This is a predicted structure of a 1480-nucleotide RNA (small-subunit ribosomal RNA) from an uncultured bacterium.
[in-house]
RNA sequence: UUGAUCCUGGCUCAGGACGAACGCUGGCGGCAUGCCUAACACAUGCAAGUCGAACGGGGAUUAUGGAAGUGCUUGCACGGAAUAAUUCUAGUGGCGAACGGGUGAGUAACGCGUGAAUGAUCUGACUUACACAGCGGGAUAACAACAGGAAACUGUUGCUAAUACGGCAUAAGACCACAGUGCUGCAUGGCAUAGGGGUCAAAGAUUUAUCGGCGUAAGAGGAGUUCGCGUCCCAUUAGCUAGUAGGGGGGGUAACGGCCCACCUAGGCGACGAUGGGUAGCCGACCUGAGAGGGUGAUCGGCCACACUGGGACUGAGACACGGCCCAGACUCCUACGGGAGGCAGCAGUGGGGAAUAUUGGGCAAUGGGCGCAAGCCUUACCCAGCAAUGCCGCGUGAGGGAAGAAGGUUCUCGGAUUGUAAACCUCUGAUUUUAGGAACGAAGAAAGUGACGGUACCUAAAAAGAAAGCCCCGGCUAACUACGUGCCAGCAGCCGCGGUAAGACGUAGGGGGCGAGCGUUGUCCGGAAUUACUGGGCGUAAAGGGCGCGUAGGCGGCCUGAUAAGUUAGAUGUGAAAGUCCCGCUUUCAAGGUGGGGAGUGCAUUUGAUACUGUCGGGCUUGAGUGCAGGAGAGGAAAGCGGAAUUCCAAGUGUAGCGGUGAAAUGCGUAGAGAUUUGGAGGAACACCAGUGGCGAAGGCGGCUUUCUGGACUGUAACUGACGCUGAGGCGCGAAAGCGUGGGGAGCAAACAGGAUUAGAUACCCUGGUAGUCCACGCUGUAAACGAUGGAUGCUAGGUGUGGGAGGUAUCGACCCCUUCCGUGCCGGAGUUAACACAAUAAGCAUCCCGCCUGGGGAGUACGGCCGCAAGGUUGAAACUCAAAGGAAUUGACGGGGGCCCGCACAAGCAGCGGAGCAUGUGGAUUAAUUCGAAGCAACGCGAAGAACCUUACCAGGUCUUGACAUCCCCUGACAAAUGUGGAAACACAUCUUCCCUUCGGGGCAGGGUGACAGGUGGUGCAUGGUUGUCGUCAGCUCGUGUCGUGAGAUGUUGGGUUAAGUCCCGCAACGAGCGCAACCCUUAUGUUCAGUUACUAACAGGUAAGGCUGAGGACUCUGGACAGACUGCCGUGGAUAACACGGAGGAAGGUGGGGACGACGUCAAAUCAUCAUGCCCCUUACGACCUGGGCUUCACACGUGCUACAAUGGCCGUUACAAAGAGAAGCGAAAUCGCAAGGUGGAGCGGAUCUCAAAAAAGCGGUCUCAGUUCGGAUCGUGGGCUGCAACCCGCCCACGUGAAGUCGGAGUUGCUAGUAAUCGCGGAUCAGCAUGCCGCGGUGAAUACGUUCCCGGGCCUUGUACACACCGCCCGUCACACCAUGGGAGUUGAGAGCGCCCAAAGUCAGUGAGGCAACCGCAAGGAGCCAGCUGCCUAAGGUGAGCUCGAUGACUGGGGUGAAGUCGUAACAAGGCCGUA
Repeated sequence: UUGAUCCUGGCUCAGGACGAACGCUGGCGGCAUGCCUAACACAUGCAAGUCGAACGGGGAUUAUGGAAGUGCUUGCACGGAAUAAUUCUAGUGGCGAACGGGUGAGUAACGCGUGAAUGAUCUGACUUACACAGCGGGAUAACAACAGGAAACUGUUGCUAAUACGGCAUAAGACCACAGUGCUGCAUGGCAUAGGGGUCAAAGAUUUAUCGGCGUAAGAGGAGUUCGCGUCCCAUUAGCUAGUAGGGGGGGUAACGGCCCACCUAGGCGACGAUGGGUAGCCGACCUGAGAGGGUGAUCGGCCACACUGGGACUGAGACACGGCCCAGACUCCUACGGGAGGCAGCAGUGGGGAAUAUUGGGCAAUGGGCGCAAGCCUUACCCAGCAAUGCCGCGUGAGGGAAGAAGGUUCUCGGAUUGUAAACCUCUGAUUUUAGGAACGAAGAAAGUGACGGUACCUAAAAAGAAAGCCCCGGCUAACUACGUGCCAGCAGCCGCGGUAAGACGUAGGGGGCGAGCGUUGUCCGGAAUUACUGGGCGUAAAGGGCGCGUAGGCGGCCUGAUAAGUUAGAUGUGAAAGUCCCGCUUUCAAGGUGGGGAGUGCAUUUGAUACUGUCGGGCUUGAGUGCAGGAGAGGAAAGCGGAAUUCCAAGUGUAGCGGUGAAAUGCGUAGAGAUUUGGAGGAACACCAGUGGCGAAGGCGGCUUUCUGGACUGUAACUGACGCUGAGGCGCGAAAGCGUGGGGAGCAAACAGGAUUAGAUACCCUGGUAGUCCACGCUGUAAACGAUGGAUGCUAGGUGUGGGAGGUAUCGACCCCUUCCGUGCCGGAGUUAACACAAUAAGCAUCCCGCCUGGGGAGUACGGCCGCAAGGUUGAAACUCAAAGGAAUUGACGGGGGCCCGCACAAGCAGCGGAGCAUGUGGAUUAAUUCGAAGCAACGCGAAGAACCUUACCAGGUCUUGACAUCCCCUGACAAAUGUGGAAACACAUCUUCCCUUCGGGGCAGGGUGACAGGUGGUGCAUGGUUGUCGUCAGCUCGUGUCGUGAGAUGUUGGGUUAAGUCCCGCAACGAGCGCAACCCUUAUGUUCAGUUACUAACAGGUAAGGCUGAGGACUCUGGACAGACUGCCGUGGAUAACACGGAGGAAGGUGGGGACGACGUCAAAUCAUCAUGCCCCUUACGACCUGGGCUUCACACGUGCUACAAUGGCCGUUACAAAGAGAAGCGAAAUCGCAAGGUGGAGCGGAUCUCAAAAAAGCGGUCUCAGUUCGGAUCGUGGGCUGCAACCCGCCCACGUGAAGUCGGAGUUGCUAGUAAUCGCGGAUCAGCAUGCCGCGGUGAAUACGUUCCCGGGCCUUGUACACACCGCCCGUCACACCAUGGGAGUUGAGAGCGCCCAAAGUCAGUGAGGCAACCGCAAGGAGCCAGCUGCCUAAGGUGAGCUCGAUGACUGGGGUGAAGUCGUAACAAGGCCGUA
């Protein structure tokens, strides 16, 4: 996720954090932080120097001094030597440059962390102790000269010094080899001591205070190396390895070591994850979290690695060296083209990249470092300042009062509400800002000096509320709501989702909420997420038990006892750096921050104890397990043989026309003899009955009978072994059906295939055939819904009842029953479990052990790779992308071509129709200037319309009006109107005439004119509404309270058995009651009683007429209309359960709700109506309003609905003669009389009506005629002449008369109404209305037929069942195809990168060899020697070249499937028995 529910399960949000970025905004201060990308390239400056107390020389200054020399006027000038002091320093030399600073490329490693080891090591400067410093020597830079070069720089010759270099001596001591003694430790060792032998030192400076030098030992600090443990992902990386693993020997190193070398051995590593690939600096810590964990590795601190890329060594205590050297490569720069120079991952800074990260600042004052005796110098380490809201913390943008609740804004039901004490206004304050004045700490043990920051923090005074608020949000989650605009557009969106004309979700405004110098967004991490579950999950149906067994490694393991002390546990010790977190203090006015102490650091190591449990070692036991013995059961397995029934085929006999098959048929077989039947034969396959939720097996599976071989289980017994056990990753084996290979076999059945049907199609379902296959042997495949959708083992935890195999007991003649027990197999059920369903000793309960598996749906069990297979394919098994669900169980409905029960003019049985004709009427369509609008299956269509010539009228054309035809308010006027005339189609305009009423004198009425508020709208929205109505349906239903059940939705009640028209009633029942419906109450009709009698009635009495209730009278009757009675299954019988009730009967006018009506539950259809009315919103306002004339709504190739009239003899026509009910009537009904053939006219009595009128009822009855024809049926159509209404009958009314006389001879498929005073048929009235009815609403007259019944059609009710439906079957939904887009696989290839391997070439360089060339120190008189160097050679080797492969990307014509898209196409596969049950 659902209509709702519970569960599973994913997605999303609310929290915190950040080296952040982006958008909008931005007042101050403190403290921090600031290239996460290009380990990209770098201009410029600076970042490592210092020492003159190591040395020679040189320069400058000062003082003394005036030398040599020169000029000559011979005592003058020039000149400046020399000495001393101060100072500077190119070079030699020393120390430093291996620190400090940067970066994270590489590295999965002893790199890092932690703990050990060094008995395998080194150590400059420093500290301490001891000892020492004697003698002599040869060079060289600087410098000078010459030379080369563009430059960088270099060469040759000559001079010189040292704390530079070398030699000898001395040797406390050290080291080396030899060979003793003692002590000691933890293997290889260490210490002490005696002996002789060999080797090894030194340097001076000076201000006389000191500072240095050398040797040895110890210390401190530092460094190297080794080891235990820990340290990411991929097994679609499973095998890797030749110096590889080890050995003794040698070399090398400070030192161990295959570190290197020769030889020998053949090892070493790996599922406890080697090797390979990918990614990554590690940690203290940081973020998050309740914790366990998860993520991160910026700043600070520790370690490592690197310094343009790769290689190499030199120097040195220390480097294989960021600001050193050599070589190679790429790049950049200079060049005179010959050759040179360079390395910001130091601080600033530039370009570039990027979403993105600062000043080419000040200072050595502090801290620290280098050098120096020191003064001091150097120090982009550092301290400060600058920039940036990047973060954390603090402060401010004012405080108090102030209601006329101002104005303005927004909203509005027009009353108000809100903004809101908010503002204005009054009083106050001065943090911040500005100005002025003062002014630090940081500076030390004493004195003096020294401050970049900085005239900064801070203090004081003054001025002025003055200069300082934004951002996001307001549908739910989630705090906060209205208006307007927009109209599935524009847009929003974290998820759900908003937007299609009333949007609290878009945009704007007002208001509100949140945070606040910030606020939002984006990204990332943790959390919530028990959503990887150690803490802390699951696997019958939601994802998930391996198809089954045997068994390896591994994990786990019975009872008693001893030892040990590995696990475990307790104490102690060391360590776990500092910083950080936490706690307690102190401090900056508080805070962030700083600082002191404590705790923690859950760890590691050592050590001392404990011994219950686990482990290990030993001893014992029998209950687990196994063996033996005695039994019985079984479709357990394999092989061989045998049997009968049936099908088919073959042969023959009998026999004749069909057989077969189906829903119905056809294909097929059959007159060449089928089918049927009889006999004989052949062949293959399967084994009826027995047969059973019976048996056996690990599962798959196993079924005729017999024999042979063989496995397992069970029962009994308790003789034997003595834990021998359980599980089981890999592994091995078994494993239905189908399929494959080879060879057989083939009766039946039967994929494919063929034909026949069905169908819109039918590559299906059905039928006739039919091949693989099914069978056998051998081999392969290795999968199934291989299911109990439930892994194995063990123990425990109520019962009841079947059944299979045993044993025991009791009883007995007998195991016939009965009881107990073990093993198996079923059902029911309690506790318990479960989301529920359900499971429940055969657990899905309670526990233990082991294995397998799951982590949203789709993509997909797919792709790639590996392994297996002859193939088919199997096994292992992803990702991109996409969705917000997919799912389980249960609930209520709805639905079913599911079931059961029941009802209805639903069918059936009937009667009359419709559908055919003509006409009327409505609708569609078409037409039109307009044919106004609405109604649309039933439930629109003689409906709104109970009546369109004008009007109505809403439509069209034309002519007109604009506060309006109509309403209210205001102002002015006092007439206007009517009438008459003119113009005009009229509206209207003009003219003539006429000039208002009431009054309490305020005014009011009426009319005209004017102004603006407004009027007006049949304009839109019935999907914004009220009201009204239709429909299911007068169907019997729809609910509630309390209780009970259920985690819950819900259930119960309302179900069940009967019964009824009915949820009507009765009985039963965890329900008991109640409400709305049903029924009754109401109206009418049917009977009676009573009361009352006028206009109704008239029996008796009286009068009267031609007749007549006509008159008096009457209250009897009919009738009228008030009241009342009557009917209730009340009575009897039968059935039923003694009930409800049903059936029959009596009585009764009426009998089982007597007939009819009104009355319509909860609800359904966004059903109908904005055009009855009302109404929100929108729209029009000289028009979508209003008036007028004319037209239209009345059109007409056509189609449909509803009716009327007919087609005739049950009839037509003519004549004659009866009988109603219900109504209407005053601008009305209209009598008599009279005229007219008639419609009608004249007339006017009577009547506001039981009085008068409409008014004649008609069918019927009686008589006559017509005689079956398109007629004496039928009346359409048309012509002529009239009548009526009306201002007016042309478009467009009704009627009459005469004439005309169409279609039509009973209506296809189909379809409607009706169950009794009904259908059918006959007339009468009314509303509307001037006139106009075949329509509608009523009224009576005449007056039938049929109902066996509920199988079927339609609709409905109840129960039940299935469901993937809930907009509810007009539902849902699948696949191909077509189109668009997206990601992905394959692909001839193309291209790039990476890691290795083989071979070639080989720089620099170490090492080795050689060293004929060269050389100052030592020896030697010399020659020469020792030693050293160049050179050459060799091994190794970076870069480079080349070759064959591997891995990972990018791309690729074409191609495969997948996903997503608007309403495309074709079908209908699935969900209901989904229409063939379904199916992975």
The coordinates come from a structure-prediction model, not an experiment, and the mean pLDDT is 83.
It matches the Rfam family "Bacterial small subunit ribosomal RNA". Rfam links the family to the GO terms structural constituent of ribosome and ribosome.